A computed fold for a 377-nucleotide RNA from a Myxococcales bacterium, annotated as Bacterial RNase P class A.
It matches the Rfam family "Bacterial RNase P class A". Rfam describes the family as follows. Ribonuclease P (RNase P) is a ubiquitous endoribonuclease, found in archaea, bacteria and eukarya as well as chloroplasts and mitochondria.
[in-house]
RNA sequence: GGAGUAAGUGAGAAGGUCGCUGGCUUGUCGCAAGACAGGCGAGAGGAAAGUCCGGGCUUUACAGGGCAGGAUGCUGGCUAACGGCCAGUCAGGGUAACUUGCAGGAAAGUGCCACAGAAAACAGACCGCCAGCCUCGGCUGGUAAGGGUGAAACGGUGCGGUAAGAGCGCACCGGAAUGCUGGUGACAGCGUUCGCACGGAAAACCCCAUCCAAAGCAAGACCGCAUAGAGAGUGAAGCAAUUCCGAGGCGGCCCGUUUCGCUCCGCAAGGAGGCUCUCAGGUAGGUCGCUUGAACCCACUCGCAAGAGCGGGUCUAGAUGAAUGGCCUUCGCGUCCUUCGGGACGAACAGAACCCGGCUUACGGCUCACUUCGACG
Numbered sequence: 001g002g003a004g005u006a007a008g009u010g011a012g013a014a015g016g017u018c019g020c021u022g023g024c025u026u027g028u029c030g031c032a033a034g035a036c037a038g039g040c041g042a043g044a045g046g047a048a049a050g051u052c053c054g055g056g057c058u059u060u061a062c063a064g065g066g067c068a069g070g071a072u073g074c075u076g077g078c079u080a081a082c083g084g085c086c087a088g089u090c091a092g093g094g095u096a097a098c099u100u101g102c103a104g105g106a107a108a109g110u111g112c113c114a115c116a117g118a119a120a121a122c123a124g125a126c127c128g129c130c131a132g133c134c135u136c137g138g139c140u141g142g143u144a145a146g147g148g149u150g151a152a153a154c155g156g157u158g159c160g161g162u163a164a165g166a167g168c169g170c171a172c173c174g175g176a177a178u179g180c181u182g183g184u185g186a187c188a189g190c191g192u193u194c195g196c197a198c199g200g201a202a203a204a205c206c207c208c209a210u211c212c213a214a215a216g217c218a219a220g221a222c223c224g225c226a227u228a229g230a231g232a233g234u235g236a237a238g239c240a241a242u243u244c245c246g247a248g249g250c251g252g253c254c255c256g257u258u259u260c261g262c263u264c265c266g267c268a269a270g271g272a273g274g275c276u277c278u279c280a281g282g283u284a285g286g287u288c289g290c291u292u293g294a295a296c297c298c299a300c301u302c303g304c305a306a307g308a309g310c311g312g313g314u315c316u317a318g319a320u321g322a323a324u325g326g327c328c329u330u331c332g333c334g335u336c337c338u339u340c341g342g343g344a345c346g347a348a349c350a351g352a353a354c355c356c357g358g359c360u361u362a363c364g365g366c367u368c369a370c371u372u373c374g375a376c377g
Stems, first nucleotide, its partner, number of pairs: 001373005007367003012331007020043002023040007045349001049360002052358005057216004064255004069212005074088005089103001090101004104207002109205002112200002126147002128143006155173006174196001175194008220288004229279006235244003245261006262273004293315001295314004300309003333346005
């Protein structure tokens, strides 16, 4: 000096003054709701963003099985859980520190590999090489080592062998099977045997393994205000138990399960009310949900780590057309200038809305630790 990894902080701190929102509290006024004045405390992030995952919580009466659909996909651990995190294995990239992952299966099946090329999966001869014949142009046969095409051409290098060649044979590498050793495991190392099945891609369909109920705080509960109704259903058998049928609920379908099938008047038909569902209309105001959480901080122990346990301490917004701001002084950070006294200027990405654990994206400045490569001393 270049590079890599992992964090912290976040126009900040202190004081004063005026103002805003919540909480606690004191006093006055008020029948009450509440209003006014005072005191104390608190008040927007590391991503509050994206809405991509996982949950807590609420509702769907309670609980299942299957199909379809969707998600994940190497091993072991962490976690409430996850597609997350940690540690590894393998493969790719990088000199390295490190980093990325389209990481189960291609002999279950169906498809795809354009163009070029002889040929793109048990494919195949354009040029070439060799042998024979010949009318010297060529024909027949052998070959796949050399060259060409292509992203990729049916193992690689070398030696032998051959008419020329070829795992044809051999050595090593690669591959397959198998045994031993190490490892919880993914795997790794070593040995033996075999000339050895014929590519890529499943982020193609698919197969296999594991998992998944849906909707969502605009959930939901209560109070208040206002309004307009219409349509369908409300059953049968049986002495009874019960059975069947009908309307609805349980994600899309099936099985299954479950709620209801009622009261009055009428001889009856039917009528009125209740209940369930569908369509239409009205109100859209207030309160709760609403912030004590799988929370945060410190220390110790265990663990390579992610984390876990035990002990102590802290309470840190709850708004609802939407609060956290303005001014002054001093100090701090950065840049420039300087007569070294100081002066001037500047500060990124960006604002909660039920809460939490992750991932992804945006980001100026400052601080800190370690690693790797190169040069010089």
It was read from a public genome assembly, where an Rfam model found it.